[in-house]
């Protein structure tokens, strides 16, 4: 100095003026006015997972369905995180993996090819016939051709030609043995050679009731709706994912019209910090803080000036923990290369 | 806010359990017919199947992410 890789941080600053929401205080009968405080994010987004919370039978039975899927740990929980195992990529730092089972069963594997789960088209070999070309019968998976995939690989022996037919080495699978909590590993022993696909059905293990703050609760009492159609009490409809039971509620549907307030709702698995344990995620613990938005047509903006690194993606709506996606800039460690000393 | 669906030719839609070169109607282009145009007949063009990845020998179809568009909801009930 270039390329890369991992981790961490910031998210425009200062000043002046104008404006908006919420809270507090003062003034006011009230409308309202004045003063002070406070006001988006790392993703507030997508709504893809997991929870809190609320209601429906405190969460029912059966079948079907859905989700997750190496091992161990962390966590309120998770499909998240940490540490490992195995595999893949990269010279490397390092990164990625929907990573159970195809030796339980079924399906599929188009075209090509003789044959796609067990196969003889060419070739090779043997026998018979024939002068010969060749024909018929049989053996053969070493070679050719097709394909994404061709029946463990390679060498030697062996054979008419061949073949795990036999042997050495290697590969894969199962059982035993050894090591490890385990995934798994091992130049050990025995047996076997069995294609791929489960983001096809399926099998195995584990998990799983539903609806979402428009949940729901309280107060007030009118926006005290209008019309049409269909049902009529053992029904139908609605809720409980689908079906059958069972339970609960209760007339149902459509068109037009109209629609209050308060709570839920801002203190939370919260933030900063001390020490200890742990490789780590994290746990235990000491001290401190409330500084941390809160509406219900929905606030957080605009103008000017200054300096610079010249400002990306983007705006809360019940609340958290994650994931994913969008995106600007800075710092540090490490890796590979080049040049100079 | 919450829940659900959608995307295939210029437009409206098919596409069966993944298989060879993705179809149909309307529209478009050229030709025939006609004095000219329409109608009719014949032929043809036009698609990265919203986008990006993955699984598979092979993806419009299966899986994941993302974008666009659309629908429904509470009370009087």
């Nucleotide at each position: 100095u270039g390329a890369g890789u991992a981790a961490g941080g910031a998210a425009g600053g200062c000043g002046a003026c104008c404006g908006c929401g919420c809270c507090c205080g003062c003034a006011u009968a009230g409308c309202u006015g004045c003063g002070g405080g406070u006001g988006a994010g790392g993703a507030a987004a997508g709504u893809c997972c997991g929870a809190g919370c609320a209601c429906c039978a405190c969460a029912g039975g059966g079948c079907a369905g859905a989700g997750u899927g190496c091992c161990g740990g962390g966590u309120a929980a998770c499909a998240c995180c940490c540490g490992g195992c195995g595999g893949a990529g990269g010279c490397g730092a390092c990164u990625c993996c929907a990573g159970g089972g195809a030796a339980a069963g079924u399906g599929c594997a188009a075209c090509a090819g003789a044959a796609a789960g067990a196969a003889a088209c060419c070739g090779c070999c043997c026998g018979c016939g024939g002068c010969a070309a060749c024909g018929c019968g049989g053996g053969u998976a070493a070679g050719g051709a097709u394909g994404g995939a061709a029946a463990g690989g390679c060498g030697a022996g062996g054979u008419a030609a061949g073949a795990g037919c036999u042997c050495a080495c290697c590969c894969g699978c199962g059982c035993c043995c050894c090591g490890g909590c385990g995934a798994c590993g091992g130049a050990g022993g025995c047996g076997c050679g069995c294609u791929g696909u489960a983001a096809a059905c399926c099998c195995c293990a584990c998990u799983u009731g539903g609806u979402g703050c428009a949940a729901g609760a309280u107060u007030g009492g009118u926006a005290u709706g209008a019309g049409a159609g269909c049902a009529u009490u053992c029904a139908a409809u609605a809720g409980c994912u689908g079906c059958c039971c069972g339970c609960u509620a209760c007339g149902c549907u459509c068109u037009c019209g109209g629609g209050a307030a308060u709570c839920g709702c801002a203190u939370g698995a919260g933030c900063c910090u001390c020490u200890c344990g742990g490789c780590g995620a994290c746990g235990a613990u000491u001290g401190g803080c409330c500084u941390c938005a809160g509406a219900u047509a929905g606030a957080u903006g605009g103008u000017c000036g200054c300096a610079c690194a010249c400002g990306a993606c983007a705006g809360a709506a019940c609340u958290c923990g994650g994931c994913u996606u969008a995106c600007u800039c800075c710092u540090u460690g490490c890796u590979c290369g080049a040049a100079a000393u | 806010g919450u829940g659900g669906a959608u995307g295939u030719a210029g437009c409206u839609c098919a596409g069966u359990u993944g298989g060879u070169u993705a179809g149909a109607g309307c529209g478009c282009u050229a030709g025939u017919u006609u004095g000219u145009g329409g109608c009719a007949c014949u032929a043809g063009a036009g698609g990265c199947c919203g986008u990006g990845g993955g699984u598979u020998c092979g993806a419009g179809u299966c899986c994941c992410a993302u974008c666009u568009u659309c629908c429904a909801c509470c009370c009087c009930a």
This is a predicted complex of two RNAs, RNase P RNA and transfer RNA, with 418 nucleotides together. Its mean pLDDT, the model's own confidence on a scale to 100, is 78.